[in-house]
RNA sequence: GCGUCCAUGAUGUAGUGGUAGCCUACUGCCUUGCCAUGGCGGAAGUGCGAGUUCGAUUCUCGCUGGACGCU
Numbered sequence: 001g002c003g004u005c006c007a008u009g010a011u012g013u014a015g016u017g018g019u020a021g022c023c024u025a026c027u028g029c030c031u032u033g034c035c036a037u038g039g040c041g042g043a044a045g046u047g048c049g050a051g052u053u054c055g056a057u058u059c060u061c062g063c064u065g066g067a068c069g070c071u
Stems, first nucleotide, its partner, number of pairs: 001070007010024001012022002018054001026042005047063005
């Protein structure tokens, strides 16, 4: 330099155009003599910029970052 793939809460991940789910972590209450476990809740997310569309996490382009391969 070229090609392929990836980017979603603090973390690991799902989501084939129509209200963004789940695990762990965090936190409030309950449970307990205390801790742990357990039960019921809560906060927190689509990397950035444009395009298509009534509507984009999803499709297209560019940028940024990362992984792999070729040279």

This is a predicted structure of a 71-nucleotide RNA (transfer RNA) from Blastopirellula sp.
The sequence is in RNAcentral, with records from ENA.
Rfam family: tRNA. About the family: Transfer RNA (tRNA) molecules are approximately 80 nucleotides in length.
The coordinates come from a structure-prediction model, not an experiment, and the mean pLDDT is 84.
NCBI's taxonomy places the organism under Bacteria, Pseudomonadati, Planctomycetota, Pirellulaceae, Blastopirellula.